A computed fold for a 103-nucleotide RNA from a Gracilibacteraceae bacterium, annotated as c-di-GMP-I riboswitch aptamer. The coordinates come from a structure-prediction model, not an experiment, and the mean pLDDT is 77. Rfam family: c-di-GMP-I riboswitch aptamer. From the family's description: GEMM was predicted in a large-scale screen for bacterial structured RNA regulatory elements. Genes associated with GEMM are involved in a diverse array of functions, including chemotaxis regulation, signal transduction, secretion and chitin.
RNA sequence: UAAAAGUUUUGGCAAACUCAUCGAAAGAUGGGGACGCAAAGCUCAGGAGCCUAAACCGAGUUGAUUUGCGAAAUCUUCUCGCACUGGCAGUCCGGCCGCAUAG
Numbered sequence: 001u002a003a004a005a006g007u008u009u010u011g012g013c014a015a016a017c018u019c020a021u022c023g024a025a026a027g028a029u030g031g032g033g034a035c036g037c038a039a040a041g042c043u044c045a046g047g048a049g050c051c052u053a054a055a056c057c058g059a060g061u062u063g064a065u066u067u068g069c070g071a072a073a074u075c076u077u078c079u080c081g082c083a084c085u086g087g088c089a090g091u092c093c094g095g096c097c098g099c100a101u102a103g
Stems, first nucleotide, its partner, number of pairs: 012037002017032006035090001041096003046093003049088003057081004063075005
């Protein structure tokens, strides 16, 4: 001097909760706040996993309107299914970058 492991120093980040804003939601941003983190830095267009379920579509359903009846059509309320061009990096693996106080 470099690399690996690691954190005794100097520092760094910031969970839950809370306030404001955005969003359908998951969640995100900023302030406060510290559970923790040796990468709790970046990467969701590397691989998996998890969360949400708007719109569309399908089924059922409430009410109303139209047609001479049956029945059909239109609008509308609610529920279920499907469903992202959404989200989570502090879910895991991977990739990239990065600090050096002592030993």